[in-house]
RNA sequence: CCAGCCGGCCGGACGGCCGCCUCGCUCUCCAGGCGGGGAGGAAAGUCCGGGCUCCAUGGAAGAACGGUGCCGGGUAACGCCCGGCGGGGGCGACCCCAGGGAAAGCGCCACAGAAAGCAAACCCCCUCGCCUUCGCGGCUUCGUGCCGCGUCGCCCGAAAGGGAGGCGGGGGAAGGGUGAAAGGGUGGGGUAAGAGCCCACCGCGGACGCGGCAACGCGGACGGCACGGCAAGCCCCACCGGGAGCAAGACCAAGAAGGGACUGCGCGGGCGUCAGCCCAGCCUUUUCCAGGCCAGCCGUCCGGGUCGGUCGCGCGAAGCGCCCGGCGACGGGCGCUCCAGAUGAAUGGCCGUCGCGCCGUUGAGCUUGCUCAGCGGCCUUACAGAACCCGGCUUACAGGCCGGCUGGCGCU
RNA sequence: GGUCCCGUAGCUCAGCUGGAUAGAGCAGCGGUUUCCUAAACCGAAGGUCGCAAGUUCGAGUCUUGCCGGGACCGCCA
Repeated sequence: CCAGCCGGCCGGACGGCCGCCUCGCUCUCCAGGCGGGGAGGAAAGUCCGGGCUCCAUGGAAGAACGGUGCCGGGUAACGCCCGGCGGGGGCGACCCCAGGGAAAGCGCCACAGAAAGCAAACCCCCUCGCCUUCGCGGCUUCGUGCCGCGUCGCCCGAAAGGGAGGCGGGGGAAGGGUGAAAGGGUGGGGUAAGAGCCCACCGCGGACGCGGCAACGCGGACGGCACGGCAAGCCCCACCGGGAGCAAGACCAAGAAGGGACUGCGCGGGCGUCAGCCCAGCCUUUUCCAGGCCAGCCGUCCGGGUCGGUCGCGCGAAGCGCCCGGCGACGGGCGCUCCAGAUGAAUGGCCGUCGCGCCGUUGAGCUUGCUCAGCGGCCUUACAGAACCCGGCUUACAGGCCGGCUGGCGCU
Repeated sequence: GGUCCCGUAGCUCAGCUGGAUAGAGCAGCGGUUUCCUAAACCGAAGGUCGCAAGUUCGAGUCUUGCCGGGACCGCCA
């Protein structure tokens, strides 16, 4: 210098003017004045864990359901974080992994392929047995079937024998082929051909020994190899979980309506166990039938909810600095600070200077498309905005800064 | 602000316990029929299964994270 890895941080600055929200003081109150504070690293998604509030609940255990899942630690807690282990990737710094159990049981493994979980045999390898030609004639149940005669009639060979092909029996699983996956791999011996059948190395299981808190690591008699994969299929094992959520919840409380109590006035009669029944009366133009109506009003007071308002609501697992313990996550001690609380919802607008960025141009340097410097112009910026709070995770993000580390090249 | 649900063709829906060409109806397109249209009949086309990762031999289906859309919330009875 180039290429890259990891961690942390910033994400416009200053000044002026005009505004917005909130708190405190002044003020009898309002207004006004003065002073303090006023978005984020994600305030987002609402994916986890808690605080808080209400409901349920005698305690414990269990069932069901849901979740988590190597080991140890941190924490209020977690599915988060730290350290380690195992596996995978990268030359490396380093990165990634839902990473318990498949000899508890059930289930699935399409297509292809002979065979898909239990073993099996399509081509193939070896071996044993039998067979292999053509012509003529006849019979026929029309099956290239049977009979007779000749030829010894697949190939080489005089023969013995060897070879080829077909059918059947047996042995085998080395090779081919299918598949994501085919019952250890490579090499040698061995065999009729083969095979952990035997041997060496590797892999697997592994009593036991050593190290480690543990996951696990190292060694390993022995086993000749048996146990395929899927649990983000059911399931088993271990551990965790009562439910809902600030529109939780508490308080104050208007108008109108409705509920209750009391007084006054009014309302046909009877029975009644106060639900109703009977007789009158009125309405549906009259009658029968049928249906409906037959008691409330004024006033005073009480309680509940709604509209609205107040609280919950910001001193907290809080922030910053220093020291100590720990590899670290984190913990402890001391000191300092108080730092948004809106409810149609404040945190903004304008101007100036600077910075960053982009474009053009000029000059210089060289590694020739980059760097530096000057001038001019443009833009004032990404993702995004609290709503009860906190700890995490995930996702979005223009541009930039700092620290540590790896690989390569060059120079000394 | 909080709680929950759903995304498959232009529209409405199937798709089982993962299995290879993702189906159906309507709409639209082409053809037959008709003087023309409608109806009817025939035919073909039309799909990033919302997106992206992961598990698996294999994902519309299982898991996770995003994106989009929708519903509900208090009190009394």

Overview: This is a predicted complex of two RNAs, RNase P RNA and transfer RNA, with 489 nucleotides together. Rfam match: Bacterial RNase P class A. Gene Ontology terms of the family: ribonuclease P activity, dimeric ribonuclease P complex and tRNA processing.